[in-house]
Molecule: Lysine riboswitch aptamer
Organism: Halobacillus kuroshimensis DSM 18393
RNA sequence: AGUAAGGAUAGAGGUGCAAUGACAUGAGUACGCAUGUGGAGGAGAAUGAGAUCCAUGGAUACAUGCGGAAAGGGGGAAUUGCCGAAGUGUACGGACUCUCAUGGUCCUGAAGCUGGGUCUGAUGCUGAACAGGCACAGAACUGUCAUAUAGGAAACUAUAUGGAGGGCUAUCUUACGC
Numbered sequence: 001a002g003u004a005a006g007g008a009u010a011g012a013g014g015u016g017c018a019a020u021g022a023c024a025u026g027a028g029u030a031c032g033c034a035u036g037u038g039g040a041g042g043a044g045a046a047u048g049a050g051a052u053c054c055a056u057g058g059a060u061a062c063a064u065g066c067g068g069a070a071a072g073g074g075g076g077a078a079u080u081g082c083c084g085a086a087g088u089g090u091a092c093g094g095a096c097u098c099u100c101a102u103g104g105u106c107c108u109g110a111a112g113c114u115g116g117g118u119c120u121g122a123u124g125c126u127g128a129a130c131a132g133g134c135a136c137a138g139a140a141c142u143g144u145c146a147u148a149u150a151g152g153a154a155a156c157u158a159u160a161u162g163g164a165g166g167g168c169u170a171u172c173u174u175a176c177g178c
Stems, first nucleotide, its partner, number of pairs: 002176003006173006014083001016082005023074001031067007041054003046102005086114003093107005115142002118139004123135004144163008
C1' cells in the first nucleotide's frame, strides 16, 4: 500500500426532517338540558359471559328546540431542535375501552424496510374524508459514490449505467499486516 459493513469527531444534500402553540377539519357530531311521540325493555364500538346500573314515578329509541366538545389524522407560516434528520413498523410491553375473552383506540417499538423531496395512479391497506399516511407501479428532478466513454496537463466537467444513509466528505484513531 492494503484489510476490518472497525471506532470517534465535524460536515453536506433541499420544494429537506421533526416538535410546539395557534388554525381549519372532525361537527352543529358525541354529550347535556327542555318539550313532544311512543310504550317495555334497555345501557357502555361490536360479539359472548358476568357484574352493576337505568326503566310503567315511562327508560332505551325517535323528533324538535336551546346549549355544545375532544382525540387521532392535516396543511401553510413562525419559532425551536436537527441532517437517520426522520418515517414506517411485525413481535414484546404500557394506557384507555365497567370486568374477562376476542376486538377497538392511543403510546412505545428490538428486528426489517425507506438516500431525499416532487408529480401521476378508478391499485392495496389505513382514515370521517375526494385530506393525509404507508406499500406498490410509473415519471422526471436532486445530493453522493462506483464504473464506462468523451474533453482536460491536472483539478475537474459532461453524458450513460448502476449502488444505497450500514451510504458519502474531511480529520483523528484502533487492530491486523507490511